[in-house]
Context: one part of a larger RNA
RNA sequence: GAUUGAACGCUGGCGGCGUGCCUAACACAUGCAAGUCGAGCGGCAGCGCGGGAGCAAUCCUGGCGGCGAGCGGCGGACGGGUGAGCAAUAUUUGGGAAUCUGCCUAUUAGUGGGGGACAACCCGGGGAAACUCGGGCUAAUACCGCAUACGCACUACGGUGGAAAGCCGGGGACCGCAAGGCCUGGCGCUAAUAGAUGAGCCCAAAUCGGAUUAGCUAGUUGGUGAGGUAAUGGCUCACCAAGGCUACGAUCCGUAGCUGGUCUGAGAGGACGACCAGCCACACCGGGACUGAGACACGGCCCAGACUCCUACGGGAGGCAGCAGUGGGGAAUAUUGGACAAUGGGCGCAAGCCUGAUCCAGCCACGCCGCGUGUGUGAUGAAGGCCUUCGGGUCGUAAAGCACUGUGGGGAGGGAAGAAUGAGCAGCGGGAACAAUACCCCGCUGCUGUGACGGUACCUCCUUAGCAAGCACCGGCUAACUCCGUGCCAGCAGCCGCGGUAAUACGGAGGGUGCAAACGUUGCUC
Numbered sequence: 001g002a003u004u005g006a007a008c009g010c011u012g013g014c015g016g017c018g019u020g021c022c023u024a025a026c027a028c029a030u031g032c033a034a035g036u037c038g039a040g041c042g043g044c045a046g047c048g049c050g051g052g053a054g055c056a057a058u059c060c061u062g063g064c065g066g067c068g069a070g071c072g073g074c075g076g077a078c079g080g081g082u083g084a085g086c087a088a089u090a091u092u093u094g095g096g097a098a099u100c101u102g103c104c105u106a107u108u109a110g111u112g113g114g115g116g117a118c119a120a121c122c123c124g125g126g127g128a129a130a131c132u133c134g135g136g137c138u139a140a141u142a143c144c145g146c147a148u149a150c151g152c153a154c155u156a157c158g159g160u161g162g163a164a165a166g167c168c169g170g171g172g173a174c175c176g177c178a179a180g181g182c183c184u185g186g187c188g189c190u191a192a193u194a195g196a197u198g199a200g201c202c203c204a205a206a207u208c209g210g211a212u213u214a215g216c217u218a219g220u221u222g223g224u225g226a227g228g229u230a231a232u233g234g235c236u237c238a239c240c241a242a243g244g245c246u247a248c249g250a251u252c253c254g255u256a257g258c259u260g261g262u263c264u265g266a267g268a269g270g271a272c273g274a275c276c277a278g279c280c281a282c283a284c285c286g287g288g289a290c291u292g293a294g295a296c297a298c299g300g301c302c303c304a305g306a307c308u309c310c311u312a313c314g315g316g317a318g319g320c321a322g323c324a325g326u327g328g329g330g331a332a333u334a335u336u337g338g339a340c341a342a343u344g345g346g347c348g349c350a351a352g353c354c355u356g357a358u359c360c361a362g363c364c365a366c367g368c369c370g371c372g373u374g375u376g377u378g379a380u381g382a383a384g385g386c387c388u389u390c391g392g393g394u395c396g397u398a399a400a401g402c403a404c405u406g407u408g409g410g411g412a413g414g415g416a417a418g419a420a421u422g423a424g425c426a427g428c429g430g431g432a433a434c435a436a437u438a439c440c441c442c443g444c445u446g447c448u449g450u451g452a453c454g455g456u457a458c459c460u461c462c463u464u465a466g467c468a469a470g471c472a473c474c475g476g477c478u479a480a481c482u483c484c485g486u487g488c489c490a491g492c493a494g495c496c497g498c499g500g501u502a503a504u505a506c507g508g509a510g511g512g513u514g515c516a517a518a519c520g521u522u523g524c525u526c
Base pairs, nucleotide, nucleotide: 001526002525004523006522007521008520009519013371014370015369016368017367018366020363021329026327027326028325030324031323032322035074036073037072040071041070043067044066047065048064049062050061051060052059053058081282082281083280090207091206092205093204094203095202096201099199100198104195105194106193107192108191109190110189111188112146114144115143121136122135123134124133125132126131152161153160154159166187167186168185169184170183171182174181175180208254209253210252215245216244217243220242221241222240223239224238225237226236227235257279258278259277260276261272262271263270264269284305286303287302288301307318308317309316310315335361337360338359339358343357344355345354346353347352374404375403376402377401384395385394386393387392408467409463410462411461412460413459414458418453423448424447425446426445427444428443429442430441431440470515471514472513473512474511475496476495477494481510482509483508484507485506491498492497
């Protein structure tokens, strides 16, 4: 000199864009942060609507709008947080083969025929509660068989095992008492192949300090066989062999998430890894599996532990390193805010619902950037302060005065962009074929809508110089000097050093210098 997730002192006008628990991975009150689908299903608790009874309260009824609880599907493995652990099962870069992959895309084939349950519900019981037990009824895109098919596995090459599910919309003939059949469109379901995406695995090299850590290792190193996994492999096991690593630092100890990058520096290098992005790890501490395409799962389950809470003492409940917020620790770090309008995600045909992701707002000069605190004129060089050689000098065109301006602030009015999808209606074109119309789907066009921010940005008008300057320093380094007070005292200090009666170095004043909504100090890094 540069830098900072900074803190402290003094001061403080506005705006834009960012940033904001670095310490206790300490404990957490309260609210919210993951739901959705009635176009899978049986139903109807509550609300609305319709019908009936009743003076009324209310009761009965219809599943019509919708929908609590329940069965079922998909999603809760993403998104969000933190950096405890981890020195290599990690990361970075480059290779590789023995794998899986829901939703998505493309192609092919199929979607035939049956069955038995369990919730909800009803009845009864236990419990303070959490909850739980028994009996009975019932639906499905829940579950299980049969048929058939690709692929796969086994095979004595003849075979054997082995799939599926329906729902919604529209309709002219024809059939049917009706439901419907039938035709057609959409969403699904099953099997297979390929892709895309994501994930698992292997190899090589690189990645902090310590030798006052020199030897380490028995599933250890390799082989055969078996098991296991989606998959290779001592991953596991039985048997056999005796290997494997190490001074190019094994093992042990300490420290640490890694990277793109950030800071500094002419560079080489050094230090760091906040915010943003990629990967990893963790979710009160430890262990375990279940479900699933995917987890050994932050807001799932089980066991054990510590802690907190409820209890009728028998037993139960909980997990903010999600967003706010509280206590504590600390030099130190914010609101128990608004909205799903946009972007993105989950579910759904869709409308839509959910979304503390996100977008915004609030607080803090924490950082960077921009603007303002007036402009011009004004010498009797006013008053006053300070200094003085007492002549004067200086603050100083500074003020006053005169003439203007109106950024910001305040008031009033106008006023974008972020909004286009989607949906409904209408028109046109296509899917469309063996007859026709219509529905449906896709594309385009037109009309009808949607803004948290927001009293937005921006523009115009009005208002008064009115409301807006401080901080550090002035001995040398280092820009800037005098007076008074003090008298080795009080004090200053980054280094050299000042102070013991004329202190440009202490304290005050006047003046000056440097920066400026900041200025200094301290800490860290180069």
This is a predicted structure of a 526-nucleotide part of an RNA (small-subunit ribosomal RNA, 5' domain) from an uncultured delta proteobacterium. The coordinates come from a structure-prediction model, not an experiment, and the mean pLDDT is 83.